[in-house]
RNA sequence: UAAACUCGCUAGGGGUGCUCAAGGCUGAGAGGCACAUAGCCAACCCUAAAACCUGACCUCGAUAAUACGAGCGUAGGGAAGCGAACUUUGAGACCA
Numbered sequence: 001u002a003a004a005c006u007c008g009c010u011a012g013g014g015g016u017g018c019u020c021a022a023g024g025c026u027g028a029g030a031g032g033c034a035c036a037u038a039g040c041c042a043a044c045c046c047u048a049a050a051a052c053c054u055g056a057c058c059u060c061g062a063u064a065a066u067a068c069g070a071g072c073g074u075a076g077g078g079a080a081g082c083g084a085a086c087u088u089u090g091a092g093a094c095c096a
Stems, first nucleotide, its partner, number of pairs: 001090004006084005011047004017025003031041003052077003058071004
């Protein structure tokens, strides 16, 4: 001096399902307000080792039911800048 790792700040991205009322299930998160305008706010998650979307009214297995679990998936797309201490790795200079 550069990169990686960890953390912080700002900015940005995302989803909000199933079910018979009630309630229940999974999960980090399934909320509130408003009214066609697919909006606003909050919480939560994610920013390239990627949340989430597409394929998908998909396939298989469960369940009261559902992206509930697995496949698809080494798939395609997908939102960044700065700062800080230690450690690691590389390069250069100096000294011995």